[in-house]
Context: one part of a larger RNA
């Protein structure tokens, strides 16, 4: 390389959009590039292979054949692929009427709680722990009442419930805005799928500038524990956590399961629609999601099982013994941290 694979053994890119490319529904007619069949030319000789012959045999030599799976020209065929023309509606999209939702952005607003400040009541403790101590407190703490300030997060509802491509999204209200689902089937008429490069989005942490800072809390300090304790426990506490703008571009970014299409027993729960029945404890049916079981089948087993890891097709990504190593060097990107691309020697 041909292969064989990618839930857990190595292997699905974090996710999407999309360029080139690859692939692509039904019918009719043409064409003849691919395709199929025939013919001609060519495909040097030697060698290889087969059958003869000659050296006493063999190696060796020699004759004939086959082969040379290819290329060119030409004649024909028209099923399939391509292509040209025309048509269709089952894919895809548009329109109309509904509909569920923590989908996104911006602005406002609410109550509980923590902390702090002021004032009142009040007096000796309070905190904290396995037990203590550091700590706070007669300059009046803790507790309690009233008022105020400020920041962050939204109890109950809340749910293997919902929405989103993923990351993710949860008090309430308004404005702007994306996507989905259902029904009518009215319209367009293959407009589709995937997607190397590319572009965009991307938790937390981190970085830059300017704000903000209640609680929590890396670092740090102290108290304990301990043989030690650079920890676990406790008292403090700075970055950070929050906001705006700009970077970073990574995660066990997980369903450890790429996207799309079709096919292949059922049962169950639940969410959003439609239709039909309506003795009403609640059915039958049909789309679209989300669970739990389970047949065939698959799997090394575990398990998966119409939301497949089953049966097939299309396209992309990735793997090829362990360590060295996701490292070095070089390139690209970044303010940096670093990210990305990515070896070898050596060794088992």
């Nucleotide at each position: 390389c041909u292969g064989g694979g990618c839930g857990u053994a190595a292997a699905g890119a974090g996710c999407a959009c999309g360029u080139a490319g690859g692939u692509g529904g039904u019918c009719u007619a043409g064409u003849a590039a691919g395709u199929u069949a025939g013919a001609a030319g060519u495909g040097a000789a030697a060698g290889c292979c087969c059958g003869g012959g000659g050296c006493u045999c063999a190696a060796c030599c020699u004759c004939g054949g086959a082969a040379u799976u290819g290329c060119u020209u030409u004649u024909a065929a028209a099923a399939c692929u391509g292509u040209u023309a025309g048509a269709c509606u089952a894919g895809a999209g548009u329109a109309u009427a509904g509909u569920a939702g923590g989908g996104g952005a911006u602005g406002g607003u609410g109550g509980a709680a923590u902390u702090c400040c002021u004032a009142g009541u009040g007096u000796a403790g309070a905190g904290g722990u396995g037990g203590a101590a550091u700590u706070c407190u007669u300059a009046g703490a803790u507790a309690u009442u009233a008022g105020g300030a400020g920041g962050a997060a939204c109890a109950c509802c809340g749910g293997u419930g919902g929405c989103g491509a993923a990351g993710g999204c949860g008090g309430c209200c308004a404005u702007c805005u994306g996507g989905g689902c259902u029904a009518u089937u009215a319209c367009u008429g293959a407009c589709a799928c995937u997607g190397a490069g590319g572009u965009g989005c991307u938790a937390a942490a981190g970085c830059g500038u300017g704000g903000g800072g209640a609680g929590c809390a890396a670092a740090c300090a102290g108290g304990a524990u301990u043989a030690g304790a650079u920890a676990c426990c406790c008292u403090g506490g700075u970055a950070g956590u929050c906001c705006a703008c700009g970077c970073c571009g990574u995660a066990a970014a997980c369903g450890a399961u790429g996207a799309g299409u079709g096919c292949u027993a059922g049962a169950u729960a639940u969410c959003g629609g439609g239709g039909c029945a309506a003795u009403u404890a609640g059915g039958c049916u049909u789309c679209g999601g989300u669970u739990u079981c389970g047949c065939a089948g698959c799997u090394a087993a575990c398990g998966c099982a119409u939301u497949a890891a089953g049966c097939a097709c299309u396209c992309c990504g990735c793997c090829u013994g362990g360590g060295g190593a996701g490292u070095a060097c070089g390139g690209u990107c970044g303010c940096a941290a670093g990210a990305u691309u990515a070896a070898a020697a050596c060794u088992c």
This is a predicted structure of a 348-nucleotide part of an RNA (small-subunit ribosomal RNA, central domain) from an uncultured bacterium. Its Rfam family is "Bacterial small subunit ribosomal RNA". Its mean pLDDT, the model's own confidence on a scale to 100, is 88. The RNAcentral record of the full RNA draws on ENA, Greengenes and SILVA.